Overview:
This is a predicted structure of a 71-nucleotide RNA (transfer RNA) from Candidatus Nomurabacteria bacterium RIFCSPHIGHO2_01_FULL_39_9. Taxonomically the source falls in Candidatus Nomuraibacteriota (Bacteria, Bacteria candidate phyla). Model confidence (mean pLDDT): 82 of 100. It matches the Rfam family "tRNA". Rfam classes the family as a transfer RNA.
[in-house]
RNA sequence: GCGCGUAUGGUUUAGUGGUAGAAUGCUUGCUUCCCAAGCAAGAGACGGGAGUUCGAUUCUCCCUACGCGCA
Numbered sequence: 001g002c003g004c005g006u007a008u009g010g011u012u013u014a015g016u017g018g019u020a021g022a023a024u025g026c027u028u029g030c031u032u033c034c035c036a037a038g039c040a041a042g043a044g045a046c047g048g049g050a051g052u053u054c055g056a057u058u059c060u061c062c063c064u065a066c067g068c069g070c071a
Stems, first nucleotide, its partner, number of pairs: 001070007010024004018054001026042005047063005
């Protein structure tokens, strides 16, 4: 330099055009003499930009970061 892949709560991940779910962590409450465990509730995310579309995490292009291959 060229090609391919990945990017989603703090972390690990699911999702596939129609308002993003789980686990774990965090906060609050209940329970307990206290802790742990358990139960209930809550906050928290689509890497950035542009395009297509009534509607984009999803499709297209560019960029960024990381990884793989070729040279």